[in-house]
The prediction has a mean pLDDT of 84. This is a predicted structure of a 475-nucleotide part of an RNA (small-subunit ribosomal RNA, 3' major domain) from an uncultured bacterium. Its Rfam family is "Bacterial small subunit ribosomal RNA". Gene Ontology terms of the family: structural constituent of ribosome and ribosome. The RNAcentral record of the full RNA draws on ENA and Greengenes.

Context: one part of a larger RNA
RNA sequence: UGACGGGGGUCCGCACAAGCGGUGGAGCAUGUGGUUUAAUUCGAUGAUACGCGAGGAACCUUACCUAGGCUAGAAUGUGAAGGAAUGAUACAGAAAUGGAUCAGUCAGCAAUGACCUGAAACAAGGUGCUGCAUGGCUGUCGUCAGCUCGUGUUGUGAGAUGUUGGGUUAAGUCCCGUAACGAGCGCAACCCUUAUCCUUAGUUGCCAACAUGUGAUGGUGGGGACUCUAAGGAGACUGCUGGUGAUGAACCGGAGGAAGGCGGGGACGACGUCAAGUCAUCAUGGCCUUUAUGGGUAGGGCUACACACGUGCUACAAUGGGGUAUACAGAGGGAGGCCAACUUGCGAAAGGGAGCCAAUCCCAGAAAGUACCUCGUAGUCCGGAUUGGAGUCUGCAACUCGACUCCAUGAAGUCGGAAUCGCUAGUAAUCGCGAAUCAGAAUGUCGCGGUGAAUACGUUCCCGGGCCUUGUACA
Numbered sequence: 001u002g003a004c005g006g007g008g009g010u011c012c013g014c015a016c017a018a019g020c021g022g023u024g025g026a027g028c029a030u031g032u033g034g035u036u037u038a039a040u041u042c043g044a045u046g047a048u049a050c051g052c053g054a055g056g057a058a059c060c061u062u063a064c065c066u067a068g069g070c071u072a073g074a075a076u077g078u079g080a081a082g083g084a085a086u087g088a089u090a091c092a093g094a095a096a097u098g099g100a101u102c103a104g105u106c107a108g109c110a111a112u113g114a115c116c117u118g119a120a121a122c123a124a125g126g127u128g129c130u131g132c133a134u135g136g137c138u139g140u141c142g143u144c145a146g147c148u149c150g151u152g153u154u155g156u157g158a159g160a161u162g163u164u165g166g167g168u169u170a171a172g173u174c175c176c177g178u179a180a181c182g183a184g185c186g187c188a189a190c191c192c193u194u195a196u197c198c199u200u201a202g203u204u205g206c207c208a209a210c211a212u213g214u215g216a217u218g219g220u221g222g223g224g225a226c227u228c229u230a231a232g233g234a235g236a237c238u239g240c241u242g243g244u245g246a247u248g249a250a251c252c253g254g255a256g257g258a259a260g261g262c263g264g265g266g267a268c269g270a271c272g273u274c275a276a277g278u279c280a281u282c283a284u285g286g287c288c289u290u291u292a293u294g295g296g297u298a299g300g301g302c303u304a305c306a307c308a309c310g311u312g313c314u315a316c317a318a319u320g321g322g323g324u325a326u327a328c329a330g331a332g333g334g335a336g337g338c339c340a341a342c343u344u345g346c347g348a349a350a351g352g353g354a355g356c357c358a359a360u361c362c363c364a365g366a367a368a369g370u371a372c373c374u375c376g377u378a379g380u381c382c383g384g385a386u387u388g389g390a391g392u393c394u395g396c397a398a399c400u401c402g403a404c405u406c407c408a409u410g411a412a413g414u415c416g417g418a419a420u421c422g423c424u425a426g427u428a429a430u431c432g433c434g435a436a437u438c439a440g441a442a443u444g445u446c447g448c449g450g451u452g453a454a455u456a457c458g459u460u461c462c463c464g465g466g467c468c469u470u471g472u473a474c475a
Stems, first nucleotide, its partner, number of pairs: 001475002003472003007469007015459002019423005026314008034305002042053002064300004070294001077122002081117003086103004091098002106113002125289002128287003134283002136278003139274001141272001146185006152161003165176003191266004196234007206223002210221003237260001240254005316416001320375007332363003337356002342351003382413001387408007429451007
């Protein structure tokens, strides 16, 4: 100087408390451990692994296993030699591949050129090992308020000072004091979005007034007022005001205001820590491999199942289930695409073909809600697992191993032990909608809006952290 303390002081955080809803019990989905297996590819492992890499394993992916096959090799370049290219046919085979037959006979006078096959050679390849050789990227402490430097001063020196102290702040934020004076990386602001208003611009958007028309609809003429769209501005700064305070920084109230003291949300992550993670995104040193640890094919596996754990979905019901009628979003996507009307089917869907490269058309019915009817506390008109049958769709192909539909079946489950998680406001809870990936395949992920709470006395305690101080046989 640090680190540590079941030392002290002080401050903060959904850390506790106060509340609301969960997990832990059930069934299923998914990941992991374990076990099994020819293989169940590999990585991630307290917090900081476990719906994680994977934003989508039937083949492919694919790295694993088995079988049958290749060896300058699957790609690119140089290339002796040969042949136009190319197309068709059947045979063997699971295919890769193999050996055949037939057709074809390019451009150019030619040299030769394009294309194909291709010996030798140069050059390959490796998701093989080492993340404890590395770059890059990332997690975490932590959006915590810290981490440092120059000059000066001080100490024999390691170092100290500044950065401590008194206030204050979300903040090393600012003020005052001060052997310090300044500065840098962080904080904040500058960026995006959202909340209000104005200007400009009115199509595909809008419709107040005026016409016109319909069974009905901005449908039509028209209009720019309004909504909206998307560009530019305005606006919030403790600016004004009362009080407190040291006349300071600031704090508490008030006015005005759409918004008030950081208005809400996002992006943004200091010096560093964990030899944290990743050699399997990529790059790369070293090592290893070269008729194989490389490359191609088919089938299988990654989907196994006594069990254990994590993360979720659906429930156990009446604030509910079922039926009929009916209302209101936002944000997205669409050309090998989105797919309307209409017809068929109980339905998944099929037929059909209009429109749309989309503020125009389509996906597209939002759902919870509201109104009425029914069920009456029951393993039920709750719950939907499982299984049988029949189908639809995608796709060469749904057996291993897809999603969905219909009929039948109708399991566990009556609110969950010890323990444990999230959340402070348009939040939790609850309800649906969309997208990426994608042929098909979400209860996951990322977004979007609808409805919309309760509670916070307080900081003694648990956990984590900041600052000062103290002790130390630790570095």